[in-house]
RNA sequence: UCUUUAUAUAGAAGAGGCGAGAGAACAGGCUUAAUGACCCUCUGGCAACCCCCAAAAUGGAAAGGUGCCACUUCCUGCCCCGCGAAAGGGGAGCUAUAAAAA
Repeated sequence: UCUUUAUAUAGAAGAGGCGAGAGAACAGGCUUAAUGACCCUCUGGCAACCCCCAAAAUGGAAAGGUGCCACUUCCUGCCCCGCGAAAGGGGAGCUAUAAAAA
């Protein structure tokens, strides 16, 4: 990098540094940020995919490998239902994460 499978409305923040954008990309919207975001470092925490315990399970645990800690994957984009038009609902796709394979 690519493939397969699973999951994605739950949960979990303080300090220091930096100094202008940030919420994956494009478009539209909506948020967020000089009361300092994003990012980096440290500490803390959440969750429980792998691992571990257990005869085993839809059980337990949290030492280790990852992941995560504004907004539903922030929302929409394509298809279907619905409708006067909408609202709303479902699915796909994209993306993210894990595990396994190449």